Description:
SAM riboswitch aptamer (S box leader) from a Cytophagaceae bacterium, 116 nucleotides, folded computationally. The source organism's lineage runs through Bacteria, Pseudomonadati, Bacteroidota, Cytophagales and Cytophagaceae.
[in-house]
């Protein structure tokens, strides 16, 4: 990096360094930030994906999680965008077409897993 499975409405904060934008990308919202954000460290915690113990069961489920290897620890992956479906506003003689909101997919992200 590229493919493959799966999972993302739930959970978890202090300390110490830094010193100006940050929430992946583009473009609009919206929020966070000198009452010092984002980030880096340490320390803590959540979680249960892998391992690991147990159990049932038939190769899956569950329970624990104390110790091992990730993760994660604002706000749904902050929300929208691209297809479908319903509603509500405005237009229209009717469609079509603008605009909104609620659901349901899908891209793309992000993390794990075991190889390449």
């Nucleotide at each position: 990096g590229a493919a493959u499975u799966a999972u993302a409405a739930a959970g978890a904060a202090g300390a110490a360094g830094g010193g100006a934008g940050a929430g992946a990308c583009u473009a609009g919202g919206c929020u966070c930030a000198u009452u010092g954000a984002u980030c880096u460290u340490c320390u803590g915690g959540c979680a249960a994906c892998c391992c690991g113990u147990c159990a049932a069961a038939a190769u899956u489920u569950g329970a624990c999680c104390c110790c091992g290897g990730u993760g994660c620890u604002a706000a749904u992956u902050c929300c929208u965008a691209c297809c479908c479906c319903a509603g509500g506003c405005g237009u229209u003689u009717g469609u079509c077409u603008g605009u909104u909101u609620a659901g349901g997919g899908a891209a793309a992200u992000a993390u794990a897993a075991a190889g390449c």
Its Rfam family is "SAM riboswitch aptamer (S box leader)". Its family is annotated with regulation of gene expression in the Gene Ontology. Model confidence (mean pLDDT): 81 of 100.